Predicted 3D model of RNase P RNA and transfer RNA as a complex of 492 nucleotides. It holds a member of the Rfam family "Bacterial RNase P class A".
RNA sequence: CCGGAUGGUUGCUGCCGGGGUGAUCUGCUUUUGUAGACUGCCCGGGUAGAGGAAAGUCCGAACUCCGCAGGAUAGGGCGCCUCUUAACAGGAGGAGCUCUCACGCCCCUUGGUGGUCGUGGGAGUAUGGAAAGUGCCACAGAAAAUAGACUACCUCGCUCCUCACGGAGCGGGGCAAAGGUGAAAAGGUGGUGUAAGAGACCACCAGUCCCCGGCGCAAGCCGGGGAGCUGGCAAACCCCGCCUGGAGCAAGACCAAGCAGCGUCGUCCCGGCCCUUUGGGCUGGGGCCGGUGAUCCGCCGGUUUCCGGUCAUGCCGGAAGCGGAACGGGUAGGUCGCGCGAACCGGGUCGUGAGGCCCGGUCCAGAUGAAUAGCCAUCGUCCCGAUUGUUCGGGAUACAGAAUUCGGCUUACAGG
RNA sequence: GGGCCGUUAGCUCAAUUGGCAGAGCAAGGGACUCUUAAUCCCUAGGUUGGAGGUUCGAUUCCUCCACGGCUCACCA
Numbered sequence: 001c002c003g004g005a006u007g008g009u010u011g012c013u014g015c016c017g018g019g020g021u022g023a024u025c026u027g028c029u030u031u032u033g034u035a036g037a038c039u040g041c042c043c044g045g046g047u048a049g050a051g052g053a054a055a056g057u058c059c060g061a062a063c064u065c066c067g068c069a070g071g072a073u074a075g076g077g078c079g080c081c082u083c084u085u086a087a088c089a090g091g092a093g094g095a096g097c098u099c100u101c102a103c104g105c106c107c108c109u110u111g112g113u114g115g116u117c118g119u120g121g122g123a124g125u126a127u128g129g130a131a132a133g134u135g136c137c138a139c140a141g142a143a144a145a146u147a148g149a150c151u152a153c154c155u156c157g158c159u160c161c162u163c164a165c166g167g168a169g170c171g172g173g174g175c176a177a178a179g180g181u182g183a184a185a186a187g188g189u190g191g192u193g194u195a196a197g198a199g200a201c202c203a204c205c206a207g208u209c210c211c212c213g214g215c216g217c218a219a220g221c222c223g224g225g226g227a228g229c230u231g232g233c234a235a236a237c238c239c240c241g242c243c244u245g246g247a248g249c250a251a252g253a254c255c256a257a258g259c260a261g262c263g264u265c266g267u268c269c270c271g272g273c274c275c276u277u278u279g280g281g282c283u284g285g286g287g288c289c290g291g292u293g294a295u296c297c298g299c300c301g302g303u304u305u306c307c308g309g310u311c312a313u314g315c316c317g318g319a320a321g322c323g324g325a326a327c328g329g330g331u332a333g334g335u336c337g338c339g340c341g342a343a344c345c346g347g348g349u350c351g352u353g354a355g356g357c358c359c360g361g362u363c364c365a366g367a368u369g370a371a372u373a374g375c376c377a378u379c380g381u382c383c384c385g386a387u388u389g390u391u392c393g394g395g396a397u398a399c400a401g402a403a404u405u406c407g408g409c410u411u412a413c414a415g416g
Numbered sequence: 417g418g419g420c421c422g423u424u425a426g427c428u429c430a431a432u433u434g435g436c437a438g439a440g441c442a443a444g445g446g447a448c449u450c451u452u453a454a455u456c457c458c459u460a461g462g463u464u465g466g467a468g469g470u471u472c473g474a475u476u477c478c479u480c481c482a483c484g485g486c487u488c489a490c491c492a
Base pairs, nucleotide, nucleotide: 001416002415004379005378006377007376008375009374010373012049013048014047015046016045018043019042020041021040022039024037025036026035027034028033051399055410056409058408059407060406061405062404063248064247065246066245070297071296072295073294075244076243077242078241079240080094081093082092083091084090095127096125097124098123099122100121101120102119103118104117105115106114128239129238133237134236135233136232137231150179151178153174154173155172156171157170158169159168160167161166187205188204189203190202191201192200206230207229208227209226210225211224212223213222214221215220252336253335254334255333261327265323266322267321268286269285270284271283272282273281274280275279287303288302289301290300291299292298304320305319306318307317308316309315310314343362344361345360346359347358348357349356350355380397381396382395383394384393385392386391417491418490419486420485421484422483423482426441427440428439429438435472443459444458445457446456447455465481466480467479468478469477
C1' cells in the first nucleotide's frame, strides 16, 4: 500500500418512475359521471448501498444550546527550532541528546578488555528553566549537597619501650590525594607547592557562564578571548512563555400525546430633578433575590400592581404578575437537525517534504427491535498431500461492522 | 449513541511529598480439650490487570491497551 473477482438467484433499506384498486378533498356537469390533488393497499421496473480501521473515545475542530462569552485569580493543557494545517499533544524538514554498529585513534596486564575522541551508517527521543525559590536523593557508605574524617597520610602533646634512630597507645589538630560503598563521591591529566595535601596556583583537555567574530530565518554550529564557575530529579512543587468558558446530536428546534405541580426565596430603603402637584414620570446610591464557569470585580434581569385588617404615617396578612434556581410529575411517538463536504478522482505546477495552488471530472449509505445480506457456480490468493511436461484432492480466505460530521493518533487484522 | 468510574493475597479493603507492599476474614500447622467450636501461637500465599516510558529506584508520575461497572435511578 492492497485487503478478493465475475455471473445467476432469493431478499432488505433509501430514492425515482410506472400500472391496478379503494377512501378523502376540490373543480366542472341536470344526472350517470369526469378531471386534478393527496393518501392506504397490491403488482412490476430502475438506481445506490460499510471500513482501513466504521473500533478505543486518546487529541483537535465543525455544528448546536447555555443572554453576551467581559477582566483578574484559581483550575486545566502545551513546551528545542522552522514550516504545514481550519485546528491539534497530528505531520514534514532540521538542531541537540542518548543508544548501537563499522572504521580509525589512545592506553595497556598483548589479551582482545577498557577508554574517550574523530568520521560514517542506523534506531530512539514529552527536549523551556536546576544560575528565582522550596523539596527529595531509600539501602549501603566515614560522608549525599552548608560535603565529609572510618582506615590510611601528616603534625603536636602526654605515657610506655629502646643506648639511640625509632616504635606502640591515648588525646588534640590538619587534609580530601589513596581504599572501599553507591545510581551518583563535588571536573580529568601532568606539574608547582606543602609537614602531608588540595583549583591553593600553573599548563593542557571536557563542560558551564559572559563577551566578540563568522555561518544559519531560527533552534544551533564553528572559531577566538575572559571568569576557577563544575551532582541529579521539574512525566516533584514551582517559575517563565503560549493556549484555554461549559456541555454535548439523548446537543438543539417543531408537532402530537400525556401528567401535577406543591412548596421555598426576592418584590425593600434613602435621595435628586421635572410636570398638568392628595397623583404621576425620569434618574442616582445602597440592600435583597437570581443569572453570568469555581471565586472576586464588572455586567445583566427582577424589585410591579391590587385587596383586606387598623383612625392612621406605619405595621401585619393575602392575591396576581415578574425574576429565576433547585426539587418533583409526564412522554420514549413523528418531522427536522442529516450529508455538496476543510469531499473524492485524474492531470499540471511550486516545494527536499508535509502540503499549497490551478484545471477538468464525479455525486458517493442515511437506518432507528437499526438495512447494506443468504445460497449456488466459476475463478483468484495461501497452506498441506499425491503426482510431476503438469494436474488432482483436501483445507483456509482475517480483523471487524456506519449511528451528527470531519482531520489525526492508537489498537485489532488471514494473506499478499 | 454520549459521558463517567474502577482493577492490590482466595474475599473485603489499606498503603502520599516515589524508597523493603500490609490489615481483617478465609487456608495450612501447632497448643488448649475426652472431642469439636471459641481462644492463643506460628506459617505460606502478590507479574500491585498488561505493555512501554521518566527516574538510581514506580502500587504511586506519564502514555497506550485489556477487562469490569454505572443500563432510562449518569444523560431526552
The prediction has a mean pLDDT of 77.